The RNA shown here (transfer RNA) has 73 nucleotides and comes from a bacterium. It matches the Rfam family "tRNA". It is annotated as a transfer RNA. The sequence is in RNAcentral, with records from ENA. The coordinates come from a structure-prediction model, not an experiment, and the mean pLDDT is 80.
RNA sequence: GAAGGUGUAGCUCAGCUGGUAGAGCAGCGGACUUUUAAUCCGUUGGUCGUGGGUUCGAUUCCCGCCACCUUCA
Numbered sequence: 001g002a003a004g005g006u007g008u009a010g011c012u013c014a015g016c017u018g019g020u021a022g023a024g025c026a027g028c029g030g031a032c033u034u035u036u037a038a039u040c041c042g043u044u045g046g047u048c049g050u051g052g053g054u055u056c057g058a059u060u061c062c063c064g065c066c067a068c069c070u071u072c073a
Stems, first nucleotide, its partner, number of pairs: 001072007010025004019056001027043005049065005
């Protein structure tokens, strides 16, 4: 330098042709237990990397940029 991929909650990741953003773990509160752990119930938490475009409506489609990963040179 060229090509491809990834970016969503504190962490690991879903989100199926555009229509209110989710799970597990973690955190917080409670139940149980002599206590801890385990188990069970409830609950908080998101500018969907960033800036534009299309659209009535964008995590999703298009373009630029940024970060990281892989391959080629």